[in-house]
Transfer RNA from a Clostridia bacterium, 74 nucleotides, folded computationally. Its Rfam family is "tRNA". Rfam classes the family as a transfer RNA. Its mean pLDDT, the model's own confidence on a scale to 100, is 80. Taxonomically the source falls in Clostridia (Bacteria, Bacillati, Bacillota).
RNA sequence: GGCGGCAUGGCUCAGCUGGCUAGAGCAAUCGGUUCAUACCCGAUAGGUCGGUGGUUCGAGUCCACCUGCCGCUA
Repeated sequence: GGCGGCAUGGCUCAGCUGGCUAGAGCAAUCGGUUCAUACCCGAUAGGUCGGUGGUUCGAGUCCACCUGCCGCUA
RNA backbone atom coordinates (compact mmCIF):
# COMPACT_ATOMS: atom_id res chain seq x y z
P G A 1 -1.00 3.90 3.55
O5' G A 1 -0.88 2.86 2.31
C5' G A 1 -0.69 3.37 0.99
C4' G A 1 -0.68 2.24 0.00
C3' G A 1 -1.93 1.36 0.00
O3' G A 1 -2.99 1.95 -0.73
C1' G A 1 0.00 0.00 0.00
P G A 2 -4.48 1.72 -0.31
O5' G A 2 -4.71 0.17 -0.63
C5' G A 2 -4.77 -0.29 -1.98
C4' G A 2 -5.03 -1.75 -2.03
C3' G A 2 -6.24 -2.24 -1.22
O3' G A 2 -7.46 -2.05 -1.93
C1' G A 2 -4.39 -3.62 -0.74
P C A 3 -8.78 -1.76 -1.13
O5' C A 3 -9.09 -3.14 -0.40
C5' C A 3 -9.39 -4.30 -1.15
C4' C A 3 -9.51 -5.52 -0.25
C3' C A 3 -10.51 -5.40 0.89
O3' C A 3 -11.86 -5.55 0.49
C1' C A 3 -8.51 -6.36 1.67
P G A 4 -13.00 -4.84 1.33
O5' G A 4 -13.08 -5.69 2.67
C5' G A 4 -13.49 -7.04 2.64
C4' G A 4 -13.26 -7.73 3.97
C3' G A 4 -13.97 -7.14 5.17
O3' G A 4 -15.36 -7.49 5.23
C1' G A 4 -11.75 -7.62 5.74
P G A 5 -16.37 -6.53 6.01
O5' G A 5 -16.05 -6.80 7.53
C5' G A 5 -16.25 -8.09 8.10
C4' G A 5 -15.75 -8.15 9.51
C3' G A 5 -16.33 -7.12 10.47
O3' G A 5 -17.63 -7.48 10.94
C1' G A 5 -14.00 -7.22 10.74
P C A 6 -18.68 -6.35 11.30
O5' C A 6 -18.13 -5.73 12.66
C5' C A 6 -18.02 -6.53 13.82
C4' C A 6 -17.23 -5.82 14.89
C3' C A 6 -17.77 -4.48 15.35
O3' C A 6 -18.84 -4.61 16.27
C1' C A 6 -15.45 -4.31 15.00
P A A 7 -19.93 -3.43 16.40
O5' A A 7 -19.15 -2.24 17.08
C5' A A 7 -18.56 -2.40 18.37
C4' A A 7 -17.88 -1.12 18.83
C3' A A 7 -18.84 0.05 19.03
O3' A A 7 -18.41 0.84 20.15
C1' A A 7 -17.16 0.63 17.48
P U A 8 -19.09 0.57 21.58
O5' U A 8 -20.65 0.79 21.25
C5' U A 8 -21.18 2.08 21.00
C4' U A 8 -22.63 2.14 21.40
C3' U A 8 -22.91 1.74 22.84
O3' U A 8 -22.66 2.80 23.74
C1' U A 8 -24.46 0.68 21.41
P G A 9 -21.63 2.61 24.96
O5' G A 9 -22.60 2.76 26.23
C5' G A 9 -22.08 2.64 27.54
C4' G A 9 -22.81 3.61 28.41
C3' G A 9 -22.36 3.57 29.86
O3' G A 9 -22.25 4.90 30.38
C1' G A 9 -24.71 3.18 29.70
P G A 10 -20.78 5.61 30.29
O5' G A 10 -19.89 4.68 31.24
C5' G A 10 -18.54 5.04 31.54
C4' G A 10 -17.88 3.98 32.41
C3' G A 10 -17.85 2.60 31.77
O3' G A 10 -16.72 2.45 30.93
C1' G A 10 -18.69 2.44 33.97
P C A 11 -16.79 1.58 29.58
O5' C A 11 -16.80 0.07 30.12
C5' C A 11 -15.63 -0.49 30.72
C4' C A 11 -15.89 -1.93 31.11
C3' C A 11 -16.43 -2.82 29.99
O3' C A 11 -15.40 -3.32 29.16
C1' C A 11 -17.74 -3.10 31.93
P U A 12 -15.71 -3.69 27.62
O5' U A 12 -16.66 -4.98 27.75
C5' U A 12 -16.16 -6.19 28.27
C4' U A 12 -17.23 -7.26 28.26
C3' U A 12 -17.97 -7.43 26.94
O3' U A 12 -17.23 -8.22 26.01
C1' U A 12 -19.53 -7.37 28.71
P C A 13 -17.59 -8.11 24.43
O5' C A 13 -19.15 -8.51 24.47
C5' C A 13 -20.01 -8.27 23.41
C4' C A 13 -21.40 -8.72 23.84
C3' C A 13 -22.53 -8.42 22.85
O3' C A 13 -22.60 -9.40 21.82
C1' C A 13 -23.18 -7.82 25.04
P A A 14 -23.25 -8.96 20.42
O5' A A 14 -24.80 -8.84 20.78
C5' A A 14 -25.54 -9.99 21.12
C4' A A 14 -26.99 -9.68 21.41
C3' A A 14 -27.80 -9.08 20.29
O3' A A 14 -28.15 -10.02 19.29
C1' A A 14 -28.39 -8.08 22.35
P G A 15 -28.11 -9.53 17.73
O5' G A 15 -29.21 -8.38 17.68
C5' G A 15 -30.59 -8.66 17.89
C4' G A 15 -31.39 -7.39 17.96
C3' G A 15 -31.19 -6.42 16.81
O3' G A 15 -31.95 -6.81 15.65
C1' G A 15 -31.10 -5.23 18.82
P C A 16 -31.41 -6.35 14.24
O5' C A 16 -31.92 -7.49 13.27
C5' C A 16 -31.28 -8.77 13.24
C4' C A 16 -32.34 -9.84 13.01
C3' C A 16 -33.29 -9.58 11.84
O3' C A 16 -32.77 -10.13 10.63
C1' C A 16 -34.53 -10.12 13.77
P U A 17 -32.00 -9.29 9.56
O5' U A 17 -33.17 -8.60 8.71
C5' U A 17 -32.89 -8.13 7.40
C4' U A 17 -34.12 -7.51 6.77
C3' U A 17 -34.71 -6.34 7.56
O3' U A 17 -35.21 -5.36 6.63
C1' U A 17 -36.35 -7.99 7.22
P G A 18 -34.37 -4.05 6.37
O5' G A 18 -34.79 -3.07 7.54
C5' G A 18 -34.00 -2.98 8.74
C4' G A 18 -34.42 -1.78 9.55
C3' G A 18 -35.90 -1.75 9.95
O3' G A 18 -36.02 -1.14 11.24
C1' G A 18 -35.38 0.16 8.67
P G A 19 -36.97 -1.87 12.32
O5' G A 19 -38.12 -0.78 12.55
C5' G A 19 -37.82 0.45 13.20
C4' G A 19 -39.08 1.17 13.62
C3' G A 19 -40.16 0.30 14.23
O3' G A 19 -40.83 1.03 15.25
C1' G A 19 -41.01 1.37 12.29
P C A 20 -40.31 0.79 16.76
O5' C A 20 -40.61 2.19 17.45
C5' C A 20 -39.84 3.34 17.11
C4' C A 20 -40.75 4.56 16.93
C3' C A 20 -41.40 5.10 18.21
O3' C A 20 -41.57 6.51 18.09
C1' C A 20 -43.08 4.49 16.67
P U A 21 -40.96 7.53 19.08
O5' U A 21 -40.72 6.79 20.48
C5' U A 21 -39.46 6.66 21.03
C4' U A 21 -39.56 6.51 22.54
C3' U A 21 -38.68 5.40 23.14
O3' U A 21 -37.43 5.93 23.52
C1' U A 21 -40.89 5.38 24.08
P A A 22 -36.09 5.59 22.64
O5' A A 22 -35.64 4.14 23.12
C5' A A 22 -36.18 2.97 22.50
C4' A A 22 -35.19 1.82 22.61
C3' A A 22 -34.73 1.50 24.01
O3' A A 22 -35.63 0.62 24.64
C1' A A 22 -32.88 1.59 22.52
P G A 23 -36.18 0.92 26.14
O5' G A 23 -36.13 -0.53 26.83
C5' G A 23 -35.00 -0.92 27.55
C4' G A 23 -34.65 -2.35 27.24
C3' G A 23 -33.77 -3.03 28.26
O3' G A 23 -34.52 -3.54 29.33
C1' G A 23 -32.87 -3.37 26.10
P A A 24 -33.82 -3.68 30.81
O5' A A 24 -32.89 -4.98 30.64
C5' A A 24 -33.47 -6.22 30.35
C4' A A 24 -32.40 -7.29 30.18
C3' A A 24 -31.38 -7.38 31.31
O3' A A 24 -31.89 -8.11 32.42
C1' A A 24 -30.26 -7.39 29.25
P G A 25 -31.42 -7.72 33.91
O5' G A 25 -29.96 -8.35 34.03
C5' G A 25 -29.75 -9.76 33.94
C4' G A 25 -28.28 -10.07 33.82
C3' G A 25 -27.38 -9.44 34.87
O3' G A 25 -27.39 -10.13 36.10
C1' G A 25 -26.44 -9.10 32.74
P C A 26 -27.29 -9.32 37.47
O5' C A 26 -25.79 -8.79 37.49
C5' C A 26 -24.70 -9.68 37.56
C4' C A 26 -23.38 -8.98 37.29
C3' C A 26 -23.05 -7.80 38.19
O3' C A 26 -22.57 -8.17 39.46
C1' C A 26 -22.60 -7.23 35.94
P A A 27 -22.91 -7.27 40.71
O5' A A 27 -22.20 -5.87 40.40
C5' A A 27 -20.78 -5.75 40.42
C4' A A 27 -20.35 -4.38 39.96
C3' A A 27 -20.89 -3.20 40.75
O3' A A 27 -20.19 -2.98 41.97
C1' A A 27 -21.16 -2.77 38.45
P A A 28 -20.94 -2.41 43.24
O5' A A 28 -21.46 -0.97 42.81
C5' A A 28 -20.52 0.08 42.51
C4' A A 28 -21.26 1.37 42.19
C3' A A 28 -22.26 1.82 43.23
O3' A A 28 -21.64 2.51 44.30
C1' A A 28 -23.23 1.97 41.07
P U A 29 -22.21 2.33 45.79
O5' U A 29 -23.55 3.16 45.81
C5' U A 29 -23.54 4.56 45.59
C4' U A 29 -24.95 5.10 45.48
C3' U A 29 -25.89 4.64 46.58
O3' U A 29 -25.75 5.39 47.78
C1' U A 29 -26.95 4.38 44.50
P C A 30 -26.04 4.69 49.19
O5' C A 30 -27.63 4.54 49.21
C5' C A 30 -28.46 5.69 49.20
C4' C A 30 -29.92 5.30 49.03
C3' C A 30 -30.46 4.25 49.99
O3' C A 30 -30.75 4.74 51.29
C1' C A 30 -31.18 3.74 47.80
P G A 31 -30.61 3.75 52.56
O5' G A 31 -31.82 2.73 52.37
C5' G A 31 -33.16 3.17 52.52
C4' G A 31 -34.16 2.14 52.05
C3' G A 31 -34.16 0.82 52.78
O3' G A 31 -34.80 0.87 54.06
C1' G A 31 -34.31 0.41 50.49
P G A 32 -34.39 -0.16 55.23
O5' G A 32 -34.94 -1.56 54.70
C5' G A 32 -36.32 -1.77 54.56
C4' G A 32 -36.63 -3.15 53.98
C3' G A 32 -36.09 -4.31 54.77
O3' G A 32 -36.93 -4.64 55.88
C1' G A 32 -35.64 -4.65 52.48
P U A 33 -36.23 -5.08 57.25
O5' U A 33 -35.52 -6.47 56.90
C5' U A 33 -36.29 -7.59 56.53
C4' U A 33 -35.41 -8.74 56.09
C3' U A 33 -34.31 -9.12 57.07
O3' U A 33 -34.81 -9.97 58.10
C1' U A 33 -33.40 -8.95 54.91
P U A 34 -34.53 -9.62 59.64
O5' U A 34 -32.97 -9.90 59.76
C5' U A 34 -32.44 -11.20 59.58
C4' U A 34 -30.93 -11.18 59.70
C3' U A 34 -30.37 -10.46 60.90
O3' U A 34 -30.40 -11.26 62.07
C1' U A 34 -29.18 -9.83 58.94
P C A 35 -30.92 -10.57 63.42
O5' C A 35 -29.80 -9.54 63.79
C5' C A 35 -30.02 -8.51 64.76
C4' C A 35 -28.71 -7.88 65.14
C3' C A 35 -27.83 -7.45 63.98
O3' C A 35 -28.18 -6.15 63.52
C1' C A 35 -26.53 -8.71 65.48
P A A 36 -28.32 -5.89 61.91
O5' A A 36 -26.80 -5.97 61.45
C5' A A 36 -25.86 -4.98 61.83
C4' A A 36 -24.46 -5.39 61.42
C3' A A 36 -24.28 -5.73 59.94
O3' A A 36 -24.13 -4.57 59.15
C1' A A 36 -23.25 -7.38 61.25
P U A 37 -24.64 -4.58 57.62
O5' U A 37 -23.57 -5.46 56.87
C5' U A 37 -22.23 -5.01 56.70
C4' U A 37 -21.34 -6.09 56.14
C3' U A 37 -21.80 -6.73 54.85
O3' U A 37 -21.54 -5.93 53.70
C1' U A 37 -21.08 -8.40 56.33
P A A 38 -22.51 -6.02 52.45
O5' A A 38 -22.31 -7.51 51.92
C5' A A 38 -21.09 -7.89 51.28
C4' A A 38 -21.04 -9.38 51.06
C3' A A 38 -22.12 -9.97 50.17
O3' A A 38 -21.85 -9.80 48.79
C1' A A 38 -21.89 -11.30 52.11
P C A 39 -23.06 -9.55 47.79
O5' C A 39 -23.90 -10.92 47.82
C5' C A 39 -23.31 -12.10 47.34
C4' C A 39 -24.19 -13.30 47.65
C3' C A 39 -25.62 -13.23 47.10
O3' C A 39 -25.69 -13.62 45.73
C1' C A 39 -25.69 -13.89 49.36
P C A 40 -26.63 -12.86 44.73
O5' C A 40 -28.09 -13.02 45.35
C5' C A 40 -28.71 -14.30 45.43
C4' C A 40 -29.99 -14.20 46.24
C3' C A 40 -30.98 -13.15 45.77
O3' C A 40 -31.77 -13.60 44.67
C1' C A 40 -30.72 -12.99 48.11
P C A 41 -32.23 -12.56 43.58
O5' C A 41 -33.37 -11.71 44.32
C5' C A 41 -34.55 -12.34 44.76
C4' C A 41 -35.45 -11.35 45.47
C3' C A 41 -35.69 -10.04 44.75
O3' C A 41 -36.66 -10.13 43.71
C1' C A 41 -35.17 -9.60 47.01
P G A 42 -36.52 -9.19 42.44
O5' G A 42 -36.96 -7.77 42.98
C5' G A 42 -38.27 -7.57 43.45
C4' G A 42 -38.42 -6.20 44.07
C3' G A 42 -38.04 -5.02 43.19
O3' G A 42 -39.04 -4.67 42.24
C1' G A 42 -37.13 -4.73 45.34
P A A 43 -38.59 -4.02 40.86
O5' A A 43 -38.22 -2.54 41.27
C5' A A 43 -39.19 -1.66 41.78
C4' A A 43 -38.55 -0.41 42.37
C3' A A 43 -37.77 0.47 41.40
O3' A A 43 -38.61 1.32 40.63
C1' A A 43 -36.51 0.14 43.36
P U A 44 -38.14 1.83 39.19
O5' U A 44 -36.98 2.86 39.50
C5' U A 44 -37.23 4.03 40.26
C4' U A 44 -35.95 4.78 40.58
C3' U A 44 -35.12 5.17 39.38
O3' U A 44 -35.61 6.36 38.76
C1' U A 44 -33.72 4.21 41.04
P A A 45 -35.35 6.58 37.18
O5' A A 45 -33.84 7.06 37.09
C5' A A 45 -33.42 8.24 37.74
C4' A A 45 -31.91 8.28 37.84
C3' A A 45 -31.17 8.21 36.50
O3' A A 45 -31.08 9.49 35.87
C1' A A 45 -30.22 6.69 38.03
P G A 46 -31.14 9.57 34.29
O5' G A 46 -29.75 8.91 33.85
C5' G A 46 -28.50 9.50 34.19
C4' G A 46 -27.36 8.55 33.89
C3' G A 46 -27.30 8.07 32.46
O3' G A 46 -26.65 9.00 31.62
C1' G A 46 -27.07 6.24 33.93
P G A 47 -27.35 9.52 30.27
O5' G A 47 -27.10 8.35 29.23
C5' G A 47 -25.82 7.74 29.13
C4' G A 47 -25.58 7.22 27.74
C3' G A 47 -25.96 8.16 26.59
O3' G A 47 -24.94 8.17 25.62
C1' G A 47 -27.03 6.05 26.34
P U A 48 -24.29 9.57 25.27
O5' U A 48 -25.41 10.24 24.37
C5' U A 48 -25.54 9.82 22.99
C4' U A 48 -26.90 10.17 22.48
C3' U A 48 -26.96 10.37 20.97
O3' U A 48 -27.15 9.13 20.31
C1' U A 48 -27.99 12.20 22.06
P C A 49 -26.47 8.91 18.86
O5' C A 49 -25.74 7.49 18.99
C5' C A 49 -24.72 7.30 19.96
C4' C A 49 -24.34 5.83 19.95
C3' C A 49 -23.97 5.27 18.60
O3' C A 49 -22.94 4.29 18.74
C1' C A 49 -25.79 4.08 19.47
P G A 50 -21.88 4.05 17.56
O5' G A 50 -20.80 5.21 17.72
C5' G A 50 -20.30 5.54 19.03
C4' G A 50 -19.17 6.53 18.89
C3' G A 50 -19.42 7.64 17.90
O3' G A 50 -20.18 8.72 18.44
C1' G A 50 -17.32 6.66 17.48
P G A 51 -21.20 9.52 17.49
O5' G A 51 -20.26 10.41 16.57
C5' G A 51 -19.40 11.40 17.15
C4' G A 51 -18.64 12.12 16.06
C3' G A 51 -19.48 12.67 14.91
O3' G A 51 -20.08 13.92 15.22
C1' G A 51 -17.64 11.49 14.04
P U A 52 -21.49 14.30 14.56
O5' U A 52 -21.09 14.65 13.06
C5' U A 52 -20.12 15.64 12.78
C4' U A 52 -19.87 15.71 11.29
C3' U A 52 -21.10 15.76 10.42
O3' U A 52 -21.67 17.05 10.36
C1' U A 52 -19.59 14.18 9.53
P G A 53 -23.16 17.24 9.82
O5' G A 53 -22.97 17.03 8.26
C5' G A 53 -24.03 16.57 7.47
C4' G A 53 -23.52 16.03 6.15
C3' G A 53 -24.57 15.33 5.31
O3' G A 53 -25.34 16.25 4.58
C1' G A 53 -22.68 13.94 5.48
P G A 54 -26.93 16.07 4.51
O5' G A 54 -27.10 14.79 3.57
C5' G A 54 -26.53 14.79 2.27
C4' G A 54 -26.55 13.42 1.66
C3' G A 54 -27.92 12.77 1.55
O3' G A 54 -28.66 13.26 0.46
C1' G A 54 -26.34 11.20 2.35
P U A 55 -30.27 13.28 0.54
O5' U A 55 -30.67 11.74 0.43
C5' U A 55 -30.40 10.98 -0.73
C4' U A 55 -30.86 9.56 -0.57
C3' U A 55 -32.30 9.39 -0.09
O3' U A 55 -33.22 9.51 -1.17
C1' U A 55 -30.87 7.96 1.14
P U A 56 -34.48 10.49 -0.99
O5' U A 56 -35.38 9.71 0.07
C5' U A 56 -35.84 8.39 -0.19
C4' U A 56 -36.40 7.76 1.06
C3' U A 56 -37.40 8.59 1.83
O3' U A 56 -38.70 8.56 1.25
C1' U A 56 -35.85 7.62 3.32
P C A 57 -39.52 9.99 1.15
O5' C A 57 -39.93 10.24 2.66
C5' C A 57 -40.53 11.48 3.04
C4' C A 57 -41.08 11.37 4.46
C3' C A 57 -40.09 10.82 5.47
O3' C A 57 -39.23 11.82 5.99
C1' C A 57 -42.15 9.68 5.67
P G A 58 -37.67 11.45 6.15
O5' G A 58 -37.69 10.39 7.34
C5' G A 58 -38.06 10.77 8.66
C4' G A 58 -38.21 9.56 9.56
C3' G A 58 -36.97 8.69 9.70
O3' G A 58 -36.09 9.20 10.66
C1' G A 58 -38.86 7.34 9.28
P A A 59 -34.49 9.09 10.43
O5' A A 59 -34.16 7.54 10.51
C5' A A 59 -34.46 6.79 11.69
C4' A A 59 -33.34 5.81 12.01
C3' A A 59 -32.02 6.46 12.34
O3' A A 59 -31.31 5.65 13.25
C1' A A 59 -31.77 5.14 10.42
P G A 60 -31.44 5.93 14.80
O5' G A 60 -30.33 4.94 15.44
C5' G A 60 -28.93 5.28 15.36
C4' G A 60 -28.10 4.01 15.45
C3' G A 60 -28.13 3.15 14.20
O3' G A 60 -27.15 3.58 13.26
C1' G A 60 -28.50 1.81 16.12
P U A 61 -27.49 3.59 11.67
O5' U A 61 -27.87 2.07 11.34
C5' U A 61 -26.90 1.04 11.52
C4' U A 61 -27.54 -0.30 11.27
C3' U A 61 -28.03 -0.52 9.85
O3' U A 61 -27.75 -1.84 9.41
C1' U A 61 -29.81 -0.82 11.40
P C A 62 -26.52 -2.05 8.39
O5' C A 62 -27.06 -1.30 7.11
C5' C A 62 -27.82 -1.99 6.11
C4' C A 62 -28.03 -1.12 4.89
C3' C A 62 -26.84 -0.31 4.44
O3' C A 62 -25.94 -1.08 3.66
C1' C A 62 -28.74 1.09 4.47
P C A 63 -24.33 -0.76 3.69
O5' C A 63 -24.21 0.57 2.85
C5' C A 63 -24.53 0.58 1.48
C4' C A 63 -24.29 1.96 0.89
C3' C A 63 -22.95 2.59 1.22
O3' C A 63 -21.91 2.11 0.39
C1' C A 63 -24.68 4.17 1.56
P A A 64 -20.41 2.07 0.93
O5' A A 64 -19.97 3.60 0.88
C5' A A 64 -19.87 4.26 -0.36
C4' A A 64 -19.51 5.73 -0.17
C3' A A 64 -18.30 5.98 0.71
O3' A A 64 -17.07 5.80 0.03
C1' A A 64 -20.05 7.42 1.37
P C A 65 -15.79 5.21 0.78
O5' C A 65 -15.28 6.47 1.64
C5' C A 65 -14.81 7.64 0.97
C4' C A 65 -14.77 8.83 1.93
C3' C A 65 -13.90 8.65 3.16
O3' C A 65 -12.52 8.86 2.89
C1' C A 65 -15.98 9.54 3.81
P C A 66 -11.42 8.05 3.74
O5' C A 66 -11.49 8.75 5.17
C5' C A 66 -11.16 10.13 5.30
C4' C A 66 -11.50 10.64 6.70
C3' C A 66 -10.85 9.87 7.84
O3' C A 66 -9.50 10.25 8.06
C1' C A 66 -13.13 10.23 8.33
P U A 67 -8.47 9.17 8.67
O5' U A 67 -8.97 9.03 10.19
C5' U A 67 -8.90 10.14 11.08
C4' U A 67 -9.44 9.77 12.45
C3' U A 67 -8.85 8.52 13.05
O3' U A 67 -7.58 8.73 13.63
C1' U A 67 -11.20 8.50 13.31
P G A 68 -6.49 7.51 13.59
O5' G A 68 -7.04 6.50 14.70
C5' G A 68 -7.12 6.90 16.06
C4' G A 68 -7.87 5.87 16.87
C3' G A 68 -7.36 4.45 16.77
O3' G A 68 -6.22 4.22 17.55
C1' G A 68 -9.72 4.46 16.59
P C A 69 -5.15 3.09 17.05
O5' C A 69 -5.89 1.72 17.37
C5' C A 69 -6.19 1.35 18.71
C4' C A 69 -7.06 0.12 18.76
C3' C A 69 -6.53 -1.10 18.03
O3' C A 69 -5.52 -1.79 18.75
C1' C A 69 -8.80 -0.81 17.50
P C A 70 -4.41 -2.65 17.97
O5' C A 70 -5.22 -3.89 17.36
C5' C A 70 -5.80 -4.85 18.23
C4' C A 70 -6.61 -5.87 17.45
C3' C A 70 -5.89 -6.57 16.31
O3' C A 70 -5.02 -7.61 16.75
C1' C A 70 -8.03 -5.91 15.59
P G A 71 -3.73 -7.98 15.89
O5' G A 71 -4.34 -8.74 14.62
C5' G A 71 -4.99 -9.98 14.79
C4' G A 71 -5.72 -10.38 13.53
C3' G A 71 -4.87 -10.60 12.28
O3' G A 71 -4.20 -11.84 12.30
C1' G A 71 -6.80 -9.37 11.72
P C A 72 -2.82 -12.05 11.46
O5' C A 72 -3.31 -12.11 9.93
C5' C A 72 -4.15 -13.16 9.49
C4' C A 72 -4.57 -12.94 8.05
C3' C A 72 -3.44 -12.72 7.07
O3' C A 72 -2.81 -13.93 6.66
C1' C A 72 -5.13 -11.13 6.70
P U A 73 -1.24 -13.96 6.28
O5' U A 73 -1.17 -13.04 4.98
C5' U A 73 -1.80 -13.46 3.78
C4' U A 73 -1.75 -12.36 2.74
C3' U A 73 -0.36 -11.83 2.42
O3' U A 73 0.37 -12.67 1.57
C1' U A 73 -1.86 -10.02 2.68
P A A 74 1.98 -12.62 1.55
O5' A A 74 2.33 -11.38 0.61
C5' A A 74 1.96 -11.41 -0.75
C4' A A 74 2.25 -10.09 -1.42
C3' A A 74 3.68 -9.59 -1.28
O3' A A 74 4.55 -10.19 -2.21
C1' A A 74 2.15 -7.84 -0.82